[in-house]
């Protein structure tokens, strides 16, 4: 110096006006101050779990998922240590890997021939012989015995065993109940039903405050479920940051310190100035751990091989 492999971080900055959604304080309101306000991936909805209703004695069945040994976690199809195999000089990447005498299907060798290697019904034998037509020639039928092709490997002679493929079905082990915040809970109109219960053709109610008259069957009260609209659930959670301590690690235990979106037609935005290296990929919607994908550019650490140089 050049070529690489691999982990992490970042993903325009600074002012300055005007606006949105929460939160806080003041105020009687109007309003006024203050402070916070999308991501590594929010995505794709793939795989695991919380969390709600509903199912649910216990065990099989179907159904799916996983599949080397060990460990971590709430869980996992994840991650992490380890053997193996393949790939690179190396750093290091890649691996859906349990069983082929339970069984069925496929696929190759070997042979002239393989749909069923057990004894090959299919190859030879084989136009046999036989049987049935025909004068015959020969045509049809029908097919036995017996022969022959199976190596390589384990294993070194015999003898015995033995082909691959489960990313084909299948069989073994282990796991899995089912719907999802539009879930689920709680308030709770108007209308119209329903249930109790009082009065009511000896006239309830209304016209109407009182008598009268009209009209002529319902009214009053109370209860409860839904609907429409409100509230909750919703962000303090396996939580983030430094740090010791156990552990090769994933990881987990302890101390401190932090509060960091929560909306419901759904905010996180618009404009100016200025500076640079001129900004990629993309936007929460109940929440968490992962996997995968999309990604301009900049910064950072370990690590291999090659070259020079001292």
């Nucleotide at each position: 110096g050049g070529a690489g492999u691999u982990g992490g971080c970042u993903g325009g900055g600074c002012a300055g006006u005007c606006g949105c959604u929460g939160c806080c304080g003041c105020g009687c309101a109007a309003g006024c101050g203050g402070g916070a306000g999308a991501g590594g991936a929010a995505a794709g909805u793939c795989c695991g779990g919380g969390c709600u209703c509903c199912a649910u004695a216990g065990a099989g069945c179907a159904g799916g998922a996983u599949g080397c040994c060990g460990g971590c976690u709430a869980a996992c199809g994840g991650c992490c240590g380890g053997a193996c195999g393949c790939c690179g000089c190396a750093a290091g990447g890649c691996g859906a890997g349990g069983a082929a005498c339970a069984g069925g299907g496929c696929c190759a060798c070997a042979g002239a021939g393989a749909c069923g290697a057990g004894c090959a019904a299919a190859c030879c034998c084989g136009g046999a012989g036989g049987a049935g037509c025909g004068c015959a020639a020969g045509c049809u039928c029908g097919g036995a015995a017996g022969g022959g092709u199976g190596g390589a490997c384990g294993u070194g002679a015999a003898a015995c065993g033995c082909g691959g493929u489960a990313a084909c079905c299948u069989c073994c082990a282990u796991c899995c109940g089912g719907a999802g915040c539009a879930a689920c809970a709680c308030c709770a109109a108007a209308u119209a039903g329903g249930c109790a219960g009082g009065c009511g053709a000896u006239g309830a109610a209304g016209c109407u405050g009182c008598u009268c008259g009209c009209u002529g069957a319902g009214u009053c009260u109370g209860c409860g479920g839904g609907u429409a609209g409100g509230u909750g659930g919703c962000u303090u959670g396996a939580g983030c940051c430094c740090g010791c301590c156990a552990g090769c690690a994933a990881u987990g235990g302890u101390g401190g310190g932090c509060c960091u979106a929560g909306a419901a037609g759904a905010a996180u935005g618009a404009c100016u100035g200025u500076c640079c290296u001129u900004g990629a990929c993309a936007g929460a919607a109940c929440c968490c751990g992962g996997c995968u994908u999309a990604c301009a550019g900049g910064c950072c650490g370990a690590c291999u091989c090659c070259c020079c140089c001292a």
Model confidence (mean pLDDT): 76 of 100.
Bacterial RNase P class A from a Thiobacillaceae bacterium, 310 nucleotides, folded computationally.
It matches the Rfam family "Bacterial RNase P class A". About the family: Ribonuclease P (RNase P) is a ubiquitous endoribonuclease, found in archaea, bacteria and eukarya as well as chloroplasts and mitochondria.
Taxonomically the source falls in Thiobacillaceae (Bacteria, Pseudomonadati, Betaproteobacteria, Nitrosomonadales).
The gene name in the source record is rnpB.
The sequence is in RNAcentral, with records from ENA.
The model forms 92% of the base pairs in the Rfam consensus.